Predicted 3D model of a 72-nucleotide RNA (transfer RNA) from Powellomyces hirtus. Rfam family: tRNA. The family's RNA type in Rfam is transfer RNA.
RNA sequence: GAAGCCUUGGCGCAACGGCAGCGCGUCCGACUCCAGAUCGGAAGGUUACGUGUUCGAAUCCCGUAGGCUUCA
Numbered sequence: 001g002a003a004g005c006c007u008u009g010g011c012g013c014a015a016c017g018g019c020a021g022c023g024c025g026u027c028c029g030a031c032u033c034c035a036g037a038u039c040g041g042a043a044g045g046u047u048a049c050g051u052g053u054u055c056g057a058a059u060c061c062c063g064u065a066g067g068c069u070u071c072a
Stems, first nucleotide, its partner, number of pairs: 001071007010024004018055001026042005048064003052060001
């Protein structure tokens, strides 16, 4: 220098263009002498950033940034 892939709660990941969910974790409650386990509930996201397309974008186009891989 070229090409490909990835970027979504604290972490790991889902989500045919149509309300953004799951597991772990956190918090509250139940249970317990206490804790753990178990059960019930809750909070937590400008979907990396900026444009465009569309009635509607996490998803499609373009650009930017960061990471990984390959080639030179």